Purine riboswitch aptamer from Firmicutes bacterium UBA4881, 102 nucleotides, folded computationally. Rfam family: Purine riboswitch aptamer. Rfam's curators write: Riboswitches are metabolite binding domains within certain messenger RNAs that serve as precision sensors for their corresponding targets. Allosteric rearrangement of mRNA structure is mediated by ligand binding, and this results in modulation of gene expression. A class of riboswitches that selectively recognises guanine and becomes saturated at concentrations as low as 5 nM. In Bacillus subtilis, this mRNA motif is located on at least five separate transcriptional units that together encode 17 genes that are mostly involved in purine transport and purine nucleotide biosynthesis. It has also been shown that some members of this family are specific for adenine instead. Hence this family are termed purine riboswitches. The prediction has a mean pLDDT of 78.
[in-house]
RNA sequence: UAAGUGACUACAUAGGUUCCUCGUAUAAUCCUGAGAAUAUGGCUCGGGAGUUUCUACCAGAUAGCCGAUAACUAUCUGACUAUGAGGGAGCAACGCUUAGGU
Numbered sequence: 001u002a003a004g005u006g007a008c009u010a011c012a013u014a015g016g017u018u019c020c021u022c023g024u025a026u027a028a029u030c031c032u033g034a035g036a037a038u039a040u041g042g043c044u045c046g047g048g049a050g051u052u053u054c055u056a057c058c059a060g061a062u063a064g065c066c067g068a069u070a071a072c073u074a075u076c077u078g079a080c081u082a083u084g085a086g087g088g089a090g091c092a093a094c095g096c097u098u099a100g101g102u
Base pairs, nucleotide, nucleotide: 001099002098003097004096005095006094008015009014017089018088019087020086021085022084023083024082025081026056029049030048031047032046033045034044035043041066042065050057058078059077060076061075062074063073064072
């Protein structure tokens, strides 16, 4: 680059890309098993719940707490993902397979 093919969109010969804003979900939350650190520390790995929901379930800062022990607490700020609405750009845009080229 071409061909084939696939999910989805009420219908479809059409669409399938991308960016911004807002809404919904979820509170970037809670429960739990094992291991680790120890005031220069407060983590690592796993399981579960939560969503008419796929995925994610963390990071940093601040304040506290633990006087040496196994346990952390509160607050703030910052996303991704799914979906809906509005707007902008664009009109080739997604996955897979095959073939060719560089």